[in-house]
């Protein structure tokens, strides 16, 4: 220096090749069961999808730059 792969909730991940209001577990609140803790059971919050820019009637998804972490060549 050059080529690849990754970034979505606090955490660990789905979302398939553009189109409904971006979801799950675990964790966090809150209520109900217990004498209380633990446990279980409902129900709730929480997200500019890493930043910024383009293509589009629309972008998490497509192109570009940037920026972290990994990885191969050199």
């Nucleotide at each position: 220096g050059g080529g690849g792969u990754a970034u979505u909730a606090g955490c660990u991940c789905a979302u398939u090749u553009g189109g409904c209001u971006a979801g799950a577990g675990c964790g966090c609140u809150u209520g109900c069961c217990u004498g209380g803790c633990a446990g279980g059971c409902a129900a709730g919050a929480g997200g500019u999808a890493a930043g910024g820019g383009g293509u589009u009637c629309g972008a998490u998804u497509c192109c570009c730059c940037u920026a972290u972490a990994c990885u191969c060549c050199a």
This is a predicted structure of a 74-nucleotide RNA (transfer RNA) from a Bacteroidota bacterium. Lineage of the source: Bacteria > Pseudomonadati > Bacteroidota. The sequence is in RNAcentral, with records from ENA. The coordinates come from a structure-prediction model, not an experiment, and the mean pLDDT is 80.